[in-house]
RNA sequence: UCCGACAAUGGCAAACCCAGGGCGACCUGGGGACGCAAAGCCACGGGCCUCACCGAGGCAGCCGGGUUUCCGAAG
Numbered sequence: 001u002c003c004g005a006c007a008a009u010g011g012c013a014a015a016c017c018c019a020g021g022g023c024g025a026c027c028u029g030g031g032g033a034c035g036c037a038a039a040g041c042c043a044c045g046g047g048c049c050u051c052a053c054c055g056a057g058g059c060a061g062c063c064g065g066g067u068u069u070c071c072g073a074a075g
Stems, first nucleotide, its partner, number of pairs: 002075001003072002011036002016031006034061001040067003044064003047059005
């Protein structure tokens, strides 16, 4: 460095519920945990989705890519 253990320490938080925002996809906060080793961040390629639809948006917890990164057995 690759890698990722029925390891440790912490972390995040799906569905659902409540409040707020948005036409909407969806977002933010609180509760809540199905899961996650990048489920941190970035819409660059593909994909899906929305609309006052030909243009403007959403999803990073769909895949790839970029970038940063805790811990540590075996190999």